Context: one part of a larger RNA
RNA sequence: CCGUAGCUAAGGAACUCGGCAAAUUAACCCCGUAACUUCGGGAUAAGGGGUGCCCCUUUUGGUGAAUUAUUCACUAAGUAAACUAAGGGGGGCCGCAGUGAAAUGGCCCAAGCGACUGUUUAACAAAAACACAUGACUCUGCGAAGUCAAUCAAGACGAUGUAUAGGGUCUGACACCUGCCCGGUGCCGGAAGGUUAAGAGGAGAGGUCAGCGCAAGCGAAGCUUUGAAUCGAAGCCCCGGUAAACGGCGGCCGUAACUAUAACGGUCCUAAGGUAGCGAAAUUCCUUGUCGGGUAAGUUCCGACCUGCACGAAUGGUGUAACGAUUUGGGCACUGUCUCAACCACGGGCUCG
Numbered sequence: 001c002c003g004u005a006g007c008u009a010a011g012g013a014a015c016u017c018g019g020c021a022a023a024u025u026a027a028c029c030c031c032g033u034a035a036c037u038u039c040g041g042g043a044u045a046a047g048g049g050g051u052g053c054c055c056c057u058u059u060u061g062g063u064g065a066a067u068u069a070u071u072c073a074c075u076a077a078g079u080a081a082a083c084u085a086a087g088g089g090g091g092g093c094c095g096c097a098g099u100g101a102a103a104u105g106g107c108c109c110a111a112g113c114g115a116c117u118g119u120u121u122a123a124c125a126a127a128a129a130c131a132c133a134u135g136a137c138u139c140u141g142c143g144a145a146g147u148c149a150a151u152c153a154a155g156a157c158g159a160u161g162u163a164u165a166g167g168g169u170c171u172g173a174c175a176c177c178u179g180c181c182c183g184g185u186g187c188c189g190g191a192a193g194g195u196u197a198a199g200a201g202g203a204g205a206g207g208u209c210a211g212c213g214c215a216a217g218c219g220a221a222g223c224u225u226u227g228a229a230u231c232g233a234a235g236c237c238c239c240g241g242u243a244a245a246c247g248g249c250g251g252c253c254g255u256a257a258c259u260a261u262a263a264c265g266g267u268c269c270u271a272a273g274g275u276a277g278c279g280a281a282a283u284u285c286c287u288u289g290u291c292g293g294g295u296a297a298g299u300u301c302c303g304a305c306c307u308g309c310a311c312g313a314a315u316g317g318u319g320u321a322a323c324g325a326u327u328u329g330g331g332c333a334c335u336g337u338c339u340c341a342a343c344c345a346c347g348g349g350c351u352c353g
Stems, first nucleotide, its partner, number of pairs: 001348004006343001008341001010339002014337001019334001027051005036041001038173001052093012067077003094098001106332007113324002118130002135170006146157003174319004179249003184246002186242005193237003199231002204226005211218002250268005277311001278308001289305005
């Protein structure tokens, strides 16, 4: 010097990103216990008191001899007998200290997130992430949908289930709610018209060739190479519906008898222009916004305001008791975290041998 334990005057978080670590608390009995609440909780809330040993006394319980009664077998009664357990009361004794060691909750207030118990990155993340009960949409009529399967398979799961069932997706207890937009994309429905494949169809055209012609050339049938019109499904175009489907939810100008502001008006655009609620928020750039609270002093925190760069309603909105090795702020208690370090024990290092 390092590690692991222990102790410390005065102060008591001044340490630090942050009370990290340590300390405090702790068992049992008695008293007492708030806001809030889903009436279950919160709650061991908080906050107090007691606890050892000896003697006396007393209460209740257990066992219950002798004895008494009795159809002398069972049984019943039975005492302030004895033994025993748990308490109550009174008196006394010792120590600094009586749950004398060990084991054995620190607590409270406010806020965010997630309802909760659970699950997770085996070996840097345990969480606000996942799951969850609940709600909703959608598919599926049964050889179901969906899934597995080397074969356009058999077969299997689904399910020895049957729409109060099974699959998929989103949301995420509970309470109050969940607004407007179907123009785009998707999905569902529709079938009048447009477009449209294979196929059907076969007008017409080319090659070859009998024949005709002096020749140029024309050229039947057959074979062959092509091939127009016309007919021709779904799909797409089209017409509707649908947002707890993917998603979206405006701008400029003016206006009230101080000023300011604009209930009001005008205009442009849109499918429709953000409703309720919340709001400098896990979202606010400017920003340490402004005001209030807490502090002597507060970029954090809490309560408001609303100018929401860029909240917003099942990619759910706003609340919420209980819960959390969760995150943030404050307080009490407590302490070597610190002012500021000292000492002690053990082990290691180091020096000497």